Context: one part of a larger RNA
RNA sequence: CUAGGCGUAAAGGGCACAUAGGCAGUGAAUCAGGUUGGAAGUGAAAGUCGCCAACAAUUGGCGGGGUGCUUUCGGAACCAAUUCACUUGAGUGAGAUAGGGGAGAGUGGAAUUUUGUGUGUAGGGAUCAAAUCCAGAGAUCUACGAAGGAACACCAAAAGCAAAGGCAUCUCUCUGGGUCUACACUGACACUGAGGUGCGAAAGCAUGGGGAGAAAACAGGAUCAGAUACCAUGGUAGUCCAUGCCAUAAACGAUGAGUGUUCAUCCUUAGUCUACCAAUAUAUUGGUCUCACCUGGACCGGAUCAGGGGCCCAACUAACGCGUGAAACACUCCGCCUGGGGAGUAUGGUCGCAAGACUGAAACUC
Numbered sequence: 001c002u003a004g005g006c007g008u009a010a011a012g013g014g015c016a017c018a019u020a021g022g023c024a025g026u027g028a029a030u031c032a033g034g035u036u037g038g039a040a041g042u043g044a045a046a047g048u049c050g051c052c053a054a055c056a057a058u059u060g061g062c063g064g065g066g067u068g069c070u071u072u073c074g075g076a077a078c079c080a081a082u083u084c085a086c087u088u089g090a091g092u093g094a095g096a097u098a099g100g101g102g103a104g105a106g107u108g109g110a111a112u113u114u115u116g117u118g119u120g121u122a123g124g125g126a127u128c129a130a131a132u133c134c135a136g137a138g139a140u141c142u143a144c145g146a147a148g149g150a151a152c153a154c155c156a157a158a159a160g161c162a163a164a165g166g167c168a169u170c171u172c173u174c175u176g177g178g179u180c181u182a183c184a185c186u187g188a189c190a191c192u193g194a195g196g197u198g199c200g201a202a203a204g205c206a207u208g209g210g211g212a213g214a215a216a217a218c219a220g221g222a223u224c225a226g227a228u229a230c231c232a233u234g235g236u237a238g239u240c241c242a243u244g245c246c247a248u249a250a251a252c253g254a255u256g257a258g259u260g261u262u263c264a265u266c267c268u269u270a271g272u273c274u275a276c277c278a279a280u281a282u283a284u285u286g287g288u289c290u291c292a293c294c295u296g297g298a299c300c301g302g303a304u305c306a307g308g309g310g311c312c313c314a315a316c317u318a319a320c321g322c323g324u325g326a327a328a329c330a331c332u333c334c335g336c337c338u339g340g341g342g343a344g345u346a347u348g349g350u351c352g353c354a355a356g357a358c359u360g361a362a363a364c365u366c
Stems, first nucleotide, its partner, number of pairs: 003338004007320002012334001014199004021192002025086006033079002036074007048064006089189001090186004094181004101175006108152001113147006123134002160167002204245006213239001218234002221231001256333006265310005271304004275288006289297001316321001339366003348359004
């Protein structure tokens, strides 16, 4: 390379947008580049196959075959190209609607800590037990104030939103995406996506602020044979904010994105539609549960869509399991794997302030 694969054995890029490329709806017409059929020419000789002659090998003669190329006459299903049209894919508009989606500015209460004042007096705290530690310069406890920082209990959920990372006190402003309904419009505008660009937890870095709690490093106290640990007392960076870097995670559903098709059943979230009676003018009105009497709300089933879960048939799977949210059946595009170690190392390159990141071998060995 081929082939087979990628949930757990090696293997899905952390995630998105998008360029080249690949691939891609329906119906016509044209064209004839690819494709397809026929004919003609060419396809040297030698060689190859068949026949004949003479034959030890061999040689000679005749004929066949000949991928391909050129020209020409046809065919028009498919691919390509051009033109016209369509609406189911995709998108736009309209009306509803759910949400911890994002950014900024404010705001609230509990709790911890510190501090002021009062009361009050001898311990407090910690642990398996202790000690270091705090305390007559009045601690712990308690009451009322003040300050400051960080995080948002209950609600809370298999719940919701977001491309992923992630997102939760409450209010306002700005803003992205989604879902449903019925029509109107555009008319294939779709999908994927090498390079590229952007986003990307925590830790870390730079500058300037901030610093309550908890806490790497560190200190001393214990434990222990030792104890550079587990335990305990303190405690700095960092954790928070602003700006700029870094670009990695078991960045996990260990499962790339998109489309179509597939037996049942039980929940759950958000929409939309749907009840019964009577009257007439046949598409309107009134009544039936509740209330604060309204452009409102609740309840009971059912239908249909878009998500989130449980169990399961078939199928698949080495098994575990998965099973309409597939790991089933198919298609399109991308990424990746090819025995273990050496090794995500060396070297080179690109990026970075650095830490390092990305790309990434071989010798050797089993």
Molecule: small-subunit ribosomal RNA, central domain
Organism: Taxus chinensis